[in-house]
RNA sequence: UAUAGAGUAGACGAAGGUGCGUCUAGUGUUAAGAGAUGGGAAGUUGCUCUUAAACGAAUUCGAAAGAAACGGUACCUGCGUCGCUUCCGCUAUC
Numbered sequence: 001u002a003u004a005g006a007g008u009a010g011a012c013g014a015a016g017g018u019g020c021g022u023c024u025a026g027u028g029u030u031a032a033g034a035g036a037u038g039g040g041a042a043g044u045u046g047c048u049c050u051u052a053a054a055c056g057a058a059u060u061c062g063a064a065a066g067a068a069a070c071g072g073u074a075c076c077u078g079c080g081u082c083g084c085u086u087c088c089g090c091u092a093u094c
Base pairs, nucleotide, nucleotide: 002093003092004091005090010082011081012080013079015077016076017075018074019073020071021070022069029053030052031051032050033049034048035047039088040087041086042085043084059068060067061066
């Protein structure tokens, strides 16, 4: 110098565990604002949070204790699949 490659935020899938809700939760949608985001710089998609709006699902048994069920439900654990644009850096080879 050239070629090849790895790595983010996170997304999805099935499983296990602990919960919440089934009486205005939550999930999902829209708008605005904020934040973090390969090792570094800039930045896009995407992500997270807050506020507001519209929409709006999920229960039975039992005397009770509880049991079983349900929800595009929350968190945790490990597994599998997918996963940055440009420049520099890193790894391998010449």
The RNA shown here (THF (Tetrahydrofolate) riboswitch aptamer) has 94 nucleotides and comes from an uncultured Eubacteriaceae bacterium.
The model forms 94% of the base pairs in the Rfam consensus.
It was read from a public genome assembly, where an Rfam model found it.